This is a predicted structure of an 88-nucleotide RNA (Glycine riboswitch aptamer) from Planktomarina sp. The sequence was found by an Rfam model in a public genome assembly. Its mean pLDDT, the model's own confidence on a scale to 100, is 75. Its Rfam family is "Glycine riboswitch aptamer". Its Rfam clan is "Glycine riboswitch clan". From the family's description: This family represents the bacterial glycine riboswitch.
RNA sequence: AACCCUGUACCGGGAGAGCGCGGUCACCCGCCGCCGAAGGAGCAAGUCCCCCCGAUAAACUCUCAGGCCCAUGGACCGGCGCAGGGAA
Numbered sequence: 001a002a003c004c005c006u007g008u009a010c011c012g013g014g015a016g017a018g019c020g021c022g023g024u025c026a027c028c029c030g031c032c033g034c035c036g037a038a039g040g041a042g043c044a045a046g047u048c049c050c051c052c053c054g055a056u057a058a059a060c061u062c063u064c065a066g067g068c069c070c071a072u073g074g075a076c077c078g079g080c081g082c083a084g085g086g087a088a
Base pairs, nucleotide, nucleotide: 003086004085005084006083007082008081010079011078012077013076018032020031021030022029023028033068034067035066039064040062041061042060046056047055048054
């Protein structure tokens, strides 16, 4: 150096749920009904510990937030770089 881990820029893919009603030209607001894959929160299993306690934990759960034509956003996956660390 290759390689590994973490973070991040760009590109591509990327689900779900009312084209609901009303006030409005629209934006937006209110009401009702829904969705879970930004974020957030929670912990029975699981993991760490001989055990208990405790800690941790998700794509599980809750829907605060967000979303429910399109658009935007979007966990995650792939590609391609960058930064930091490890590694010989």